[in-house]
RNA sequence: GCUGAAGUGGCUCAAUGGUAGAGCAUCUGAUUUGUAAUCAGACGGUUGUGGGUUCGAUUCCCACCUUCAGCU
Repeated sequence: GCUGAAGUGGCUCAAUGGUAGAGCAUCUGAUUUGUAAUCAGACGGUUGUGGGUUCGAUUCCCACCUUCAGCU
C1' cells in the first nucleotide's frame, strides 16, 4: 500500500428498514438472626464520527477514525 472483519449501557452480546433488548455488574426492596444465594423492581445508550438514500436507518450507500486478521 491492498483486501476483509469488528465498533450498540460499566462488561459480554442480540436486534437483516417500522417505538434499541438480554445476561452479568450497580442501586432499592422482599426473604434471612446476619451474609451469600434466590425473587421483584429501578438506573444506565445522542447504536465510533460526519454526510447521503428513504415517510422512516443499528440495519442500505460514501468518506473518515480505532482495533484485529490476511496479502505484498